Small-subunit ribosomal RNA, 5' domain from Tamarix gallica, 477 nucleotides, folded computationally. It matches the Rfam family "Bacterial small subunit ribosomal RNA". RNAcentral holds the full RNA, with entries from SILVA. NCBI's taxonomy places the organism under Eukaryota, Embryophyta, Magnoliopsida, Pentapetalae, Tamarix. Model confidence (mean pLDDT): 85 of 100.
Context: one part of a larger RNA
RNA sequence: GGAUGAACGCUGGCGACAUACUUAACUCAUGUAAGUUGGAUGGGAAGUGGUGUUUCCAGUGGCGGACAGGUGAGUAACGCAUAAGAACCUGCCCUUGGGAGGGGCACAACAGCUGGAAAUGGCUGCUAAUACCCCGUAAGCUGAGGAGAAAAAGGAGGAAUCCGCCUGAGGAGGGGCUUGCGUCUAAUUAGCUAGUUGGAAAGGCAAUAGCUUACUAAGGAGAUGAUGAGUAGCUGGUCUGAGAGGAUGAUCAGCCACACUGGGACUAAGACACGGCCUAGACUCCUACGGGAGGUAGCAGUGGGGAAUUUUCUGCAAUGGGAGAAAUCCUGACGGAGCAAUGCUGCAUGGAGGUAGAAGGCCCACGGGUCGUGAACUUCUUUUCCUGGAGAAGAAGCAAUGACGAUAUCUGGGGAAUAAGGAUCAACUAACUCUACGUCAACAUCCGUGGUAAGACAGAGGAUGCAAGCGUUAUCC
Numbered sequence: 001g002g003a004u005g006a007a008c009g010c011u012g013g014c015g016a017c018a019u020a021c022u023u024a025a026c027u028c029a030u031g032u033a034a035g036u037u038g039g040a041u042g043g044g045a046a047g048u049g050g051u052g053u054u055u056c057c058a059g060u061g062g063c064g065g066a067c068a069g070g071u072g073a074g075u076a077a078c079g080c081a082u083a084a085g086a087a088c089c090u091g092c093c094c095u096u097g098g099g100a101g102g103g104g105c106a107c108a109a110c111a112g113c114u115g116g117a118a119a120u121g122g123c124u125g126c127u128a129a130u131a132c133c134c135c136g137u138a139a140g141c142u143g144a145g146g147a148g149a150a151a152a153a154g155g156a157g158g159a160a161u162c163c164g165c166c167u168g169a170g171g172a173g174g175g176g177c178u179u180g181c182g183u184c185u186a187a188u189u190a191g192c193u194a195g196u197u198g199g200a201a202a203g204g205c206a207a208u209a210g211c212u213u214a215c216u217a218a219g220g221a222g223a224u225g226a227u228g229a230g231u232a233g234c235u236g237g238u239c240u241g242a243g244a245g246g247a248u249g250a251u252c253a254g255c256c257a258c259a260c261u262g263g264g265a266c267u268a269a270g271a272c273a274c275g276g277c278c279u280a281g282a283c284u285c286c287u288a289c290g291g292g293a294g295g296u297a298g299c300a301g302u303g304g305g306g307a308a309u310u311u312u313c314u315g316c317a318a319u320g321g322g323a324g325a326a327a328u329c330c331u332g333a334c335g336g337a338g339c340a341a342u343g344c345u346g347c348a349u350g351g352a353g354g355u356a357g358a359a360g361g362c363c364c365a366c367g368g369g370u371c372g373u374g375a376a377c378u379u380c381u382u383u384u385c386c387u388g389g390a391g392a393a394g395a396a397g398c399a400a401u402g403a404c405g406a407u408a409u410c411u412g413g414g415g416a417a418u419a420a421g422g423a424u425c426a427a428c429u430a431a432c433u434c435u436a437c438g439u440c441a442a443c444a445u446c447c448g449u450g451g452u453a454a455g456a457c458a459g460a461g462g463a464u465g466c467a468a469g470c471g472u473u474a475u476c477c
Stems, first nucleotide, its partner, number of pairs: 001477004006473005013347003017343002019340001021305001026303001028301001030300003035063003040060002043057004070258003079183002082180004088175003093171007101135004110125006141148002154163003184230002192220002196218004201213003233255004237248004260281005283294004311337001313336003319333001320331004350380004360371004385414006394404001421466001423464003432461004442449002
């Protein structure tokens, strides 16, 4: 000098665009963040004088809750980055081939009885389906062959047809696995390893594999730093630097890991699952003491910690996501507004004229000099500001649909009106005098200054350099 997710002191007019718990992965009141589908389905309710039409709903079923959003605790690792590889899976989507025949049993809901304070159950009976089961068929699968196992579902419509179902092949996108190379510190850490290293066999997995098991051989990695210890999410990037490098990993993007702490599996195409389940623990709450409920590292918000970090706002109008044939519903993703000079950037705080060089302050050699065209005064303008009027784009090719938004923008009226500070002035370093104090009080990055004539302390006048900021502190180059 540059930089920052900064903080502190003093000050503070407006806008655009960004950013905002770096500390306690500490504790969390309250609200909300994942539903949807009646065109899968039996029923119930509302409404109607009745039929028909319509609307809503607890349950069964389907799809989605594995995405989106958060955090960085753990992890020195095939975790990440890069480059390769072979023994794999893939719902929805795209292309293409084939198929859907026959039959059956239930369980919720519901009704009755009943346990419990509640959470939540138990028994009996009835019932539908795109829920479940059996038989038949099989391109494909397994198998050398004989042979073996194994599918399907309907719904809407007057119909055309559309949406689905089963199965095969290919694709796209996604994911799992393996490997080469790279990836912090210290040797005042030198020895480490028995499923350990390899083999053939079996099991297991979507798949390879000591992944697992029994048997068998005794191997395997290590000063090119193993093992143990400390620290740490990694990267694209960011800051700095002429570069080489050094430091760093907020926001945005990719990957990974985690979801009160530890463990476990279930379901599923996909999880060992933030707002699912079981279990142990700590904590909080309810309780009729028998037993139950909970998990903000989603968005707001509270307490706490801290130098320090925002609203318990608005809308699904846009973009995107889930469900649905659609209408539509949901969406604290997202779009916006609010708060904060936190940053960057733009614009203001007036322009022109104006010497009696006024009053006043300060200095003075007492002549004067300076603040200073600065002010007053005259005139002009209205960015901003106040107050009226008009008024978008963003809406996606009939129309309708805008949270922002009484917005941006344009235009009329008003009046210089509403708007400047902070730091420094010995040298480094741009900018100097006076007064007061007297090694005191103080200043100071460093050197140093101050002991009676201080350009270095304090005040005043003046000056310098920045400017809605200016300084200080912390950290990096």